Context: one part of a larger RNA
RNA sequence: UUGGGCGUAAAGAGUACGUAGGUGGCUGCGUAAGAGAGAGGUGAAAGCCCGGGGCUCAACUCCGGCGAGCCUUUCUUACUGCGUGGCUUGAGUGCAGGAGGGGAAAGUGGAACUCCAUGUGGAGCGGUGAAAUGCGUAGAUAUUUGCCAGAACACCGGUGGCGAAAGCGUCUUUUAGACAGUCAAUGACAGUGAGGCACGGAAGUGUGGGGAUCAAACAAGAUUAGAUACCCCUGGUAGUCCACGCCGUAAAACGAUGAGCACUAGCUGUCGGGAUAUAACUAUUUCGGGCCCGCAGUUAACGCAAUAAGUGUUCCGCCUGGGGGAGUACGGUGGCAGCUCUAAAACUC
Numbered sequence: 001u002u003g004g005g006c007g008u009a010a011a012g013a014g015u016a017c018g019u020a021g022g023u024g025g026c027u028g029c030g031u032a033a034g035a036g037a038g039a040g041g042u043g044a045a046a047g048c049c050c051g052g053g054g055c056u057c058a059a060c061u062c063c064g065g066c067g068a069g070c071c072u073u074u075c076u077u078a079c080u081g082c083g084u085g086g087c088u089u090g091a092g093u094g095c096a097g098g099a100g101g102g103g104a105a106a107g108u109g110g111a112a113c114u115c116c117a118u119g120u121g122g123a124g125c126g127g128u129g130a131a132a133u134g135c136g137u138a139g140a141u142a143u144u145u146g147c148c149a150g151a152a153c154a155c156c157g158g159u160g161g162c163g164a165a166a167g168c169g170u171c172u173u174u175u176a177g178a179c180a181g182u183c184a185a186u187g188a189c190a191g192u193g194a195g196g197c198a199c200g201g202a203a204g205u206g207u208g209g210g211g212a213u214c215a216a217a218c219a220a221g222a223u224u225a226g227a228u229a230c231c232c233c234u235g236g237u238a239g240u241c242c243a244c245g246c247c248g249u250a251a252a253a254c255g256a257u258g259a260g261c262a263c264u265a266g267c268u269g270u271c272g273g274g275a276u277a278u279a280a281c282u283a284u285u286u287c288g289g290g291c292c293c294g295c296a297g298u299u300a301a302c303g304c305a306a307u308a309a310g311u312g313u314u315c316c317g318c319c320u321g322g323g324g325g326a327g328u329a330c331g332g333u334g335g336c337a338g339c340u341c342u343a344a345a346a347c348u349c
Base pairs, nucleotide, nucleotide: 003320004319005318006317007302008301012316014199015198017196021192023190025087026086027085028084029083030082031081033080034079035076036075037074038073039072040071041070042069049065050064051063052062053061054060090189091186093184094182095181097179102175103174105173106172107171109153116146117145119143120142124135125134161168162167204246205245206244207243208242209241214239218235219234221232258315259314260313261312262311263310266293270289271288272287273286274285275284276283277282297304298303322349323348324347331342332341334339
């Protein structure tokens, strides 16, 4: 390579958009490139293979045949391609609706914590397994009233919702998408997607703000034989927050499950619409989402089971005897840096 695979054994890229490419709905006509059939040419000799012959056999040897491919030509038109018409089921648009922590910016509200001021009050508070460091007669803790500041949004809250993923939760304004209904116009406009480009938690990083809480580092107290530590306690700086840039990873970026389409028993909750019946409660039914079970099937088993890991199909990514060497070296790429992406070998078990 072929073949076989990728939930847990090696293997789905963190996620989307999209270029090239390969793939593509129903139908008429044309064409005949692919495809199929026939004929001719070529296919040196020897050899291989098949059928015969000659040396007693065989090896050996002689005769005949076969042949893919390529070229020319004739025919066929189901399928694919190409050209040209048509269609509406795929796809997107319009119209009129309800749902939602989807995004962004500016504002806004109450509770709590800290600081500050203040009234009452008078000896402890705090903290732990137990303590101590710490705070307190210069009046703490507790309690009253008031002010400032920053950050996060209790209850509702859910196996619930939205988003491509990361993620998203006070309220108001603004904005994008999905969904159901309607059938009005377009008429295959599609699906995937190497490169590419965009987004991408936390930590980290650059410049400038901000700094209540929490809190790496650090200091102190404990613990301990020691304790440069875990756990605990008292403090506490980066950071945590904001603006504009960078980083571009992950750890379990997980459903450890790529995207699209079609098909294949059912049952019970739940979220968002619609239709029918009903006075209402509700019931039936139909789309779209999210769960729990379960048949066929599948799987090494566990399990999965219409949100498939079933049955098909299109396209992409990835794996290749195991452990180590190693996600390392070297080279290249990106980055301010930390580092990232790409990615071996010797050697060894």

This is a predicted structure of a 349-nucleotide part of an RNA (small-subunit ribosomal RNA, central domain) from an uncultured bacterium. It matches the Rfam family "Bacterial small subunit ribosomal RNA". The coordinates come from a structure-prediction model, not an experiment, and the mean pLDDT is 81.